[in-house]
């Protein structure tokens, strides 16, 4: 001095689905959404084989969450901090 990887902060972008019905409210009912989180597993790996076990997602389940807007949201870009680090 260093491509890249991981974690965190800041800024920008960031979808979807009833502002339905009952009820004073609390809440309840039905319908719906997938981009927090979570669940499940294919190729395949291990094993002589089977079994067991490991095994991804924006797929899946809708548990959670959400369904006016706002907030939040995976993900993307820029940038900073820390760690690792080929060369």
């Nucleotide at each position: 001095a260093g491509a890249g990887u991981c974690g965190g902060a800041g800024c920008g972008g960031g979808a979807g689905a009833g502002u339905c019905c009952c009820g004073c409210a609390a809440g309840g009912g039905c319908g719906c959404c997938g981009u927090a989180g979570a669940u499940g597993c294919a190729a395949u790996c291990c094993c002589u084989c089977c079994c067991c076990g490991g095994g991804a997602a924006a797929c899946u389940u809708u548990c959670a969450g959400g369904c006016c807007a706002c907030c939040g949201c995976a993900c993307c870009g820029c940038c900073c901090c820390g760690a690792c680090a080929a060369g």